[in-house]
This record gives sequence, C1' cells and structure tokens, in this order.
RNA sequence: AACCCGAAAGGGCAAAACCGUCGAAAGGCGGCGACGCAAAGCCGAGGGUCUAAAGCCUUUAAAGGCCAUGACAGCCAGGCUGCCGAA
Repeated sequence: AACCCGAAAGGGCAAAACCGUCGAAAGGCGGCGACGCAAAGCCGAGGGUCUAAAGCCUUUAAAGGCCAUGACAGCCAGGCUGCCGAA
C1' cells in the first nucleotide's frame, strides 16, 4: 500500500391508511406517513398477477361472459451498475 472479513456511526428508499389529482378500472403522480428494503439503484413485460374502457357473445331488459391494445419491477427469474469500514 492492496485485499478478505466485518462492529458502530452516518446517509438512502418508502408499504398500508388518509388527503389531493389523473384514469372506465387496475393503477399512476404529489402530499402525509413508515410496513419493510443492502440494491426497495437503473433497464426491459420472459413467466406470473391485476383491471376490462372499446370490441365480441348471451340477454326483452337489467345484467353476465370473453378479451390488453391498459397496468404491476416492493411476485419470480434476467441484464447493467454500486456507499462507509473499528477490532
């Protein structure tokens, strides 16, 4: 000087609920709030999940069924990157 291990401290993100707003909905965004997260940082919908406006089907109607072109990356898998460091 470098590496391994790794305590503490500091820092980061922010579930649900509630409020506002956009949306047919799922859900998104902002505020508030912390359930959790060591990649809950970034990328992409492969699997999975949610919704069903339009459309199609049934129906006298009411209503029901199907369907993603709509969503979810804090469900799983994958790619890229990555903080501090006592004994």
RNAcentral holds the sequence, with entries from Rfam and Ribocentre. A computed fold for an 87-nucleotide RNA from Thermovirga lienii DSM 17291, annotated as c-di-GMP-I riboswitch aptamer. The coordinates come from a structure-prediction model, not an experiment, and the mean pLDDT is 85. Taxonomically the source falls in Thermovirga lienii (Bacteria, Synergistia, Synergistales, Thermovirgaceae). The model forms 95% of the base pairs in the Rfam consensus.